[in-house]
Notes:
A computed fold for a 72-nucleotide RNA from a Candidatus Nanoarchaeia archaeon, annotated as transfer RNA. The same sequence occurs in records of 2 taxa. The coordinates come from a structure-prediction model, not an experiment, and the mean pLDDT is 81. Taxonomically the source falls in Candidatus Nanoarchaeia (Archaea, Nanobdellati, Nanobdellota). The RNAcentral record of the sequence draws on ENA. Rfam family: tRNA. It is annotated as a transfer RNA.
RNA sequence: GCCCUAGUAGUCUAGUGGCUAUGAUACGGCCCUGUCGAGGCCGUGGCGCGGGUUCGAUUCCCGCCUAGGGCG
Numbered sequence: 001g002c003c004c005u006a007g008u009a010g011u012c013u014a015g016u017g018g019c020u021a022u023g024a025u026a027c028g029g030c031c032c033u034g035u036c037g038a039g040g041c042c043g044u045g046g047c048g049c050g051g052g053u054u055c056g057a058u059u060c061c062c063g064c065c066u067a068g069g070g071c072g
Base pairs, nucleotide, nucleotide: 001071002070003069004068005067006066007065010025011024012023018055026044027043028042029041030040031039048064049063050062051061052060
């Protein structure tokens, strides 16, 4: 230098053109418990950045950044 893959809450993860973006964990509140823990309910918090296509983009296209892998 070229090619491939990935980037979604603090962490891990599902998702695919339109539905409140899924679940777990974490954190906070309440219930339960003699207390703690476990358990139950509720809440907080997220699509790497910029542009394009589209009525509509987390999803499709282009560029960039970051990480991993391959070729030279």